[in-house]
A computed fold for an 84-nucleotide RNA from Tepidibacter formicigenes DSM 15518, annotated as c-di-GMP-I riboswitch aptamer. The sequence is in RNAcentral, with records from ENA. Rfam family: c-di-GMP-I riboswitch aptamer. From the family's description: GEMM was predicted in a large-scale screen for bacterial structured RNA regulatory elements. The coordinates come from a structure-prediction model, not an experiment, and the mean pLDDT is 83.
Formats: sequence, structure tokens, C1' cells
RNA sequence: UAUUAUUAAGGGCAAACCUGUCGAAAGAUAGGGACGCAAAGCCAAGGGCCUAAGGUAAAUUUACUAUGGUAGCCGGUUGCUCAA
Repeated sequence: UAUUAUUAAGGGCAAACCUGUCGAAAGAUAGGGACGCAAAGCCAAGGGCCUAAGGUAAAUUUACUAUGGUAGCCGGUUGCUCAA
């Protein structure tokens, strides 16, 4: 490196997409649905990323900005199991 065999039990969550609702949007939420996940449990007062209503500045349109969001981006933190 390649091939073959084996790779537990109880289970859990739920991407995209569709429908309804909320929201300016990002997105959230309920139902359906499973791409996947050993933390895809929880935490927005660390970092990153997304949006720009309102505000500001140039200008008739653009740029900046979070008080908005994202934990299935990193991070922090708490759990389940013991077959090999």
C1' cells in the first nucleotide's frame, strides 16, 4: 500500500429540500424528510463568518457599522457505553 474477514447493546440528533408562521434580511420555529454526526447535547461575555432594518458618509446609488444571527465554523463546558 492492496485484498479479505470481523467491527457490541440501548439508543439519540437531524442537512438539503417542501409547506405553514415570524423577521428588513441573515436566520429562527412547527410538521414532513435524512445528508450526515461519538457530543450535530448546552453556552453568543473568546475568535471567525453571515445580514444591514436603523444610523453615518459620499452621492441618487454605493460603502461602513450589530444592538441582529450562526454552536451542523473553531472554541468553552457537561454527558452515554465498554464489543474489540